A computed fold for a 148-nucleotide RNA, annotated as FMN riboswitch aptamer (RFN element). It was read from a public genome assembly, where an Rfam model found it. Its Rfam family is "FMN riboswitch aptamer (RFN element)". Its family is annotated with FMN binding in the Gene Ontology. The coordinates come from a structure-prediction model, not an experiment, and the mean pLDDT is 77.
RNA sequence: GUGAGUCUUCGGGGUUGGGUGCAAUUCCCUACUGGAGGUGAUGUAUGGCAGCAUACCAGUCCUCGACCUGCAAAGUCAAUGAUGGCCUUGCAGCUGAAUCGGUGCGAUUCCGAUACCAACAGUACAGUCUGGAUGGAAGAAGAACAUG
Numbered sequence: 001g002u003g004a005g006u007c008u009u010c011g012g013g014g015u016u017g018g019g020u021g022c023a024a025u026u027c028c029c030u031a032c033u034g035g036a037g038g039u040g041a042u043g044u045a046u047g048g049c050a051g052c053a054u055a056c057c058a059g060u061c062c063u064c065g066a067c068c069u070g071c072a073a074a075g076u077c078a079a080u081g082a083u084g085g086c087c088u089u090g091c092a093g094c095u096g097a098a099u100c101g102g103u104g105c106g107a108u109u110c111c112g113a114u115a116c117c118a119a120c121a122g123u124a125c126a127g128u129c130u131g132g133a134u135g136g137a138a139g140a141a142g143a144a145c146a147u148g
Base pairs, nucleotide, nucleotide: 001147002146003145006143007142008141009140010139017029018028019027031128032127033118034117035064036063037062038061043056044055045054046053047052059116060115068093069092070091071090072089073088075086076085077084098114099113100112101111102110120131121130122129
């Protein structure tokens, strides 16, 4: 350095201040938040005389995850004329949102401005409250082992 394998740990943030109302952290004004990998240009920071080295930069680009839906199989519970509930695994589907200006050979990524988006269930209509979830996962780091 490599590894379709093993183990360990980690792995999501946010309602401020006001208005209406019997009632809203749910409506209205305002405020706040941004999972993982990639690309991130000649960008930014630090170091160096320099070549360069190290670190960092996308919620709206590409890929993926969560949620949700369907099908199949196993298990389990209930029923039994039949459909069923729960749960696990596999497969498939679904899955939000950005423009303009500037610089430049080159940017939906940098700089500036103005916009926009955010599962399901509950409840006065929820990205921010409560709940499934002390869950799961994209993945990240490390260890042992094997191998060059």